[in-house]
RNA sequence: CGGCGGGCUAGGCCGGGGGGUUCGGCGUCCCCUGUAACCGGAAACCGCCGAUAUGCCGGGGCCGAAGCCCGGGGGGCGGUUCCCAAAGCCGCUCCCAGAAGCCGAGGUCGAACGAUGAGUCCUCGUCCCGCGGGGUGCCCGGUGGGGGAGGCACGGCUGAAGGGCCGUGCUAACCCCCUUUGGGCCCCGAACCCCGCAAGGCCCGGAAGGGAGCAGCGGUAGGGGCCACGGAGCACGCUCGCGGGGGUGCGGGGAUGAGAUAGGCCUCGGUGGAUGGGAGCGGUGGAGGGUUCCCACCCUCGGGCGUGCCCGCCG
Numbered sequence: 001c002g003g004c005g006g007g008c009u010a011g012g013c014c015g016g017g018g019g020g021u022u023c024g025g026c027g028u029c030c031c032c033u034g035u036a037a038c039c040g041g042a043a044a045c046c047g048c049c050g051a052u053a054u055g056c057c058g059g060g061g062c063c064g065a066a067g068c069c070c071g072g073g074g075g076g077c078g079g080u081u082c083c084c085a086a087a088g089c090c091g092c093u094c095c096c097a098g099a100a101g102c103c104g105a106g107g108u109c110g111a112a113c114g115a116u117g118a119g120u121c122c123u124c125g126u127c128c129c130g131c132g133g134g135g136u137g138c139c140c141g142g143u144g145g146g147g148g149a150g151g152c153a154c155g156g157c158u159g160a161a162g163g164g165c166c167g168u169g170c171u172a173a174c175c176c177c178c179u180u181u182g183g184g185c186c187c188c189g190a191a192c193c194c195c196g197c198a199a200g201g202c203c204c205g206g207a208a209g210g211g212a213g214c215a216g217c218g219g220u221a222g223g224g225g226c227c228a229c230g231g232a233g234c235a236c237g238c239u240c241g242c243g244g245g246g247g248u249g250c251g252g253g254g255a256u257g258a259g260a261u262a263g264g265c266c267u268c269g270g271u272g273g274a275u276g277g278g279a280g281c282g283g284u285g286g287a288g289g290g291u292u293c294c295c296a297c298c299c300u301c302g303g304g305c306g307u308g309c310c311c312g313c314c315g
Stems, first nucleotide, its partner, number of pairs: 001315008011063004015033005023050005038059004067305009078294002082290003088284010101271009113259001119256008127245008135236004139231003144178005150171009183227006194219004202211003
């Protein structure tokens, strides 16, 4: 000095990468990928750091001078930037086909019904419109005048009271007459200032008698109800007649005399649009392809650092 074996020390290995986050690095998060191959604790308003950043705190296993680090090239998983972009899905527009259901025509089968009369034809009623007669209901209406009595207002004459006599005007009330459809019955009525009769009480008077007059009774105007009457007023779930129209749903009558109807099925046509297909445009989507950059893992080239200490045996 070299080889073999044993013991040490420095050291090495027990994964790496992409995305996201961040001023930036690593971790916790997501994803990809590799190994024979670690464990516990905390960590997104977060943990440890600062281009000497490629985790922190703690524990363990293996190898051991074994190796580790940097860079280039090739293959290659995955990611990323931008571009192109298939299928699928959604919306709008257009085109094509088209189910059920319904209607019609033709064909076929054919219950109920049918010689106690199917179907068909004629006719009438029922329906609609107009006109007329009746009926019913409703609406509207309450005459005008004359005479007398009485009353009211005004006036005249007269009586020593109350009063008496007369005139003019108005007047619905009581009576009579003429006229009108303009009447009848009942209820209410105008507390008094409308009419008549007017108990009691009041006034005048010696008396006879007279006067004003409340309640009450009878009436008038007026209001209401019913009826009657009048109206060249209106309307009809009524009725009769005439004329016209519509129609075969139902019914009556007449003629003829054997079928005919509902319904099912088939074909055709129409209607109907459930649903299906296609095209274009727009949106969404993003298979796949290209491109930029990073890259697990594998192969390869170059460079850097390290290849140490002790003991035994052999050369």